[in-house]
RNA sequence: GGGCGGUUGGCGCAGCGGUAGCGCGCUUCCUCGACACGGAAGAGGUCGCUGGUUCGAUCCCAGUACCGCCCA
Numbered sequence: 001g002g003g004c005g006g007u008u009g010g011c012g013c014a015g016c017g018g019u020a021g022c023g024c025g026c027u028u029c030c031u032c033g034a035c036a037c038g039g040a041a042g043a044g045g046u047c048g049c050u051g052g053u054u055c056g057a058u059c060c061c062a063g064u065a066c067c068g069c070c071c072a
Base pairs, nucleotide, nucleotide: 001071002070003069004068005067006066007065010024011023012022013021018055026042027041028040029039030038048064049063050062051061052060
């Protein structure tokens, strides 16, 4: 330098055009003598960044940053 893949709440991952969800974790309440377990409710995300296409973009296109693999 070229090719491919990844980047989404604290962590691990889904979603692949119609205003983002699951598990774990976190907070509050219930349960318990207490803790754990269990039950109920809740908070938390400009979907790496910048443009473009579209009525509408996490999703499509272009550029760019970082990480990984391969080729030279």
Molecule: transfer RNA
Organism: Bifidobacteriaceae bacterium